[in-house]
RNA sequence: GAGCCAUCGAGACGGGCGGAGGGACAGGCCCUGCGAAGCCCGGCCAACCUGGGAAGACCAAGGUGGCAAGGCCUGGCGCGCCACGGCGCGGACGAUGGUGC
Numbered sequence: 001g002a003g004c005c006a007u008c009g010a011g012a013c014g015g016g017c018g019g020a021g022g023g024a025c026a027g028g029c030c031c032u033g034c035g036a037a038g039c040c041c042g043g044c045c046a047a048c049c050u051g052g053g054a055a056g057a058c059c060a061a062g063g064u065g066g067c068a069a070g071g072c073c074u075g076g077c078g079c080g081c082c083a084c085g086g087c088g089c090g091g092a093c094g095a096u097g098g099u100g101c
Base pairs, nucleotide, nucleotide: 001101003099004098005097006096007095008094013042014041015040016039017038021031022030023029025075026074027073028072043067044066045065047064048063049062050060051059052058071093077090078089079088080087081086
């Protein structure tokens, strides 16, 4: 990096450095000098792997991941419904894990 499988309405922040951006992308809408991204330290969460367990309950926290808002909302496509404003489901896109290449 591409493939396959699973999951995505739960959960979880303080400090230091840093200085203007960030929430994948597009359109919105938000967050941000009451300090963004990033890096470091400590803490926390427990989705997947792992360990315990009869267990899909529950516990641990070693690996990955995460700690504003539902994957923040919508996503040109399909199906169904509609009080014609939209609504639901699926798909697409994306992220994370597992797997083998």
Description: This is a predicted structure of a 101-nucleotide RNA (SAM riboswitch aptamer (S box leader)) from a Planctomycetota bacterium. The source organism's lineage runs through Bacteria, Pseudomonadati and Planctomycetota. It was read from a public genome assembly, where an Rfam model found it.